[in-house]
This is a predicted structure of a 100-nucleotide RNA (Glycine riboswitch aptamer) from Devosia equisanguinis.
This record gives sequence, structure tokens and C1' cells, in this order.
RNA sequence: GGGCCGCACUCUGGAAAGCAGGCGAUCUCGCCUCACCGAAGGAGCAACCGGCCCAUAGGUGGCCGGGAAAUCUCUCAGGUUAGCGGACAGAGGGGGCACC
Repeated sequence: GGGCCGCACUCUGGAAAGCAGGCGAUCUCGCCUCACCGAAGGAGCAACCGGCCCAUAGGUGGCCGGGAAAUCUCUCAGGUUAGCGGACAGAGGGGGCACC
């Protein structure tokens, strides 16, 4: 120097859904009602894995248990003009590893 990993870091891009109604209030905003969205966060599950049983030429079945992903599902939280936020992606920076 290259490679791999990963960071609550920086910059850029970044969807969806009501500018809803009512009340209060110091613009910002708070509360209530109904209707919606999924890409902060959170939660759920499959294949598969392990054990037991049946069957067995092969194939394959049932039960139990726990490990088990997502951009899938839920919509608790969050969000529904703009702004903020935003999974994810690109670039940069520095960090770790020990492979060349």
C1' cells in the first nucleotide's frame, strides 16, 4: 500500500400516508376523535438444526424442544403540508484484524 470487518462519525441521495375535524394556547405546540402509512426503534414467524417414536428396499411421516432471517407480517412506538426524522445506498475519514 492492497484485502476483510465494522463505527452512536461527516457529506449526499432517500419512500409511504389527513395541509382532517373539535377544543385550548405564547407563532412553535398540547389534548381529544375518527381515517391512514411503514423505511427510527420494537415485536412475530419459515426453511433448517436437535431429540423421541412409527415405518423402512428406497422414499418418507408424526410429536416435542429450543436456536432461527427479512425490505415479509403486526402497527406498541413513530409518522401522515413544510421542516425535523428516516431503513437503505454511495463517497470520505479514522479504527480493528491479520490474509497478501

The source organism's lineage runs through Bacteria, Pseudomonadati, Alphaproteobacteria, Devosiaceae and Devosia. Model confidence (mean pLDDT): 77 of 100.